[in-house]
RNA sequence: UAAUGAAAAUGCUAAAACUGGAGCAAUCCAGUGACAGAAAGCUAUAGGGUCUUAAUGAGACAGCCAGUUGCCAAA
Repeated sequence: UAAUGAAAAUGCUAAAACUGGAGCAAUCCAGUGACAGAAAGCUAUAGGGUCUUAAUGAGACAGCCAGUUGCCAAA
C1' cells in the first nucleotide's frame, strides 16, 4: 500500500412503530425508538432497477444492485 475484517479502540448511522408537519402520491422533515449495518458516508432516468402520479410530463427511493471516497488495524 492492497486485500480482508468488527477481533480491539475512538466512535458513527438509525429500521419498524407512534406523534406533529409538508406533498395528489411515492416519500420527506423533526421528536421518541432501535431492527440492523464495516462504509447504512456521498452519487438519482447522465449505470441498472424499483415505486408514485390527475397529467402533457413530473417526482421519489442510495438501508436494492452498482460507482466513488474514507476511520481503525487483532488474525
Annotation
Predicted 3D model of a 75-nucleotide RNA (c-di-GMP-I riboswitch aptamer) from Bacillales bacterium UBA3566. Of the family's consensus pairs, 94% are formed in the model. The prediction has a mean pLDDT of 80.